A computed fold for a 93-nucleotide RNA from a Chloroflexota bacterium, annotated as Glycine riboswitch aptamer. The source organism's lineage runs through Bacteria, Bacillati and Chloroflexota. It was read from a public genome assembly, where an Rfam model found it. Its mean pLDDT, the model's own confidence on a scale to 100, is 85.

RNA sequence: UCAGCUCAACGGGAAGAGACUCACUUUAGGUGAGCACCGAAGGGGCAAGCCCGAACGGGUGAAACUCUCAGGUACCAAGACCCCAUGAGCUUC
Numbered sequence: 001u002c003a004g005c006u007c008a009a010c011g012g013g014a015a016g017a018g019a020c021u022c023a024c025u026u027u028a029g030g031u032g033a034g035c036a037c038c039g040a041a042g043g044g045g046c047a048a049g050c051c052c053g054a055a056c057g058g059g060u061g062a063a064a065c066u067c068u069c070a071g072g073u074a075c076c077a078a079g080a081c082c083c084c085a086u087g088a089g090c091u092u093c
Stems, first nucleotide, its partner, number of pairs: 004090005011083003018035001020034005036073003042069001043067003049060004
């Protein structure tokens, strides 16, 4: 310090699905139980390919796919991802 990568937080945008029933009580965007649902926090799973192997097989292997453990189902909050500008580290010059 041009460029690249990783992480973090500020600001903006950001979908889906019960304002369900019952009980409790410190009445709190509360706790527990029940049935029904959602997928875009997080988490789990796997294909082709590649590697090992004589082979059977084994390893590795992504997601916005899939599972719904967790989370969520009026508003608020949260929210993958995108945009803007920024900080730290690595690499590079």